This is a predicted structure of a 74-nucleotide RNA (transfer RNA) from a Candidatus Bathyarchaeota archaeon. RNAcentral holds the sequence, with entries from ENA. Its Rfam family is "tRNA". Gene Ontology term of the family: triplet codon-amino acid adaptor activity. Rfam's curators write: Transfer RNA (tRNA) molecules are approximately 80 nucleotides in length. Its mean pLDDT, the model's own confidence on a scale to 100, is 84.

[in-house]
């Protein structure tokens, strides 16, 4: 100094191609079940989608530019 992927609750993670209320696990609360604990059921909570700008009627999704993370080349 050049390249390819990635960056979405508290943690993993899906949606991006094809823009339109952000899916699921997980963990937290409550409730069921147990003599009680686990388990396992059922409801709930929680995320201005890494930043700034741009396009649009609307952006996690498209454009630009950064700023980490991983791999590759040099």
């Nucleotide at each position: 100094g050049g390249g390819a992927c990635c960056g979405u609750g508290g943690u993993c993670a899906a949606g991006c191609u094809u823009g339109g209320u952000a899916c699921g696990a997980u963990a937290c609360g409550c409730g069921g079940u147990u003599c009680g604990g686990g388990u396992c059921c059922g409801c709930g909570u929680g995320a201005u989608c890494c930043c700034c700008g741009g396009u649009u009627c609307g952006a996690a999704u498209c454009c630009g530019g950064g700023c980490g993370g991983u791999c590759c080349c040099a």